[in-house]
RNA sequence: GGGCCCUUAGCUCAGCGGUUAGAGCGUCCCGCUCAUAACGGGGUGGUCGGUGGUUCAACUCCACCAGGGCCCA
Numbered sequence: 001g002g003g004c005c006c007u008u009a010g011c012u013c014a015g016c017g018g019u020u021a022g023a024g025c026g027u028c029c030c031g032c033u034c035a036u037a038a039c040g041g042g043g044u045g046g047u048c049g050g051u052g053g054u055u056c057a058a059c060u061c062c063a064c065c066a067g068g069g070c071c072c073a
Stems, first nucleotide, its partner, number of pairs: 001072007010025004018056001026044006049065005
């Protein structure tokens, strides 16, 4: 220098243009127990990396930027 992929909750990740953006783990409260773990119930959490664009409508499509990863040279 060239090409490709990723970026969504504290962590790991779903979400192939239209609902109120979700799960597991974590965390907090409660139950259960003599107690702890396990188990059960409930709560908690996001400006969807940034800026523009397309569209009636964007987490989703396009461009650029930023960060990360891989390959080639």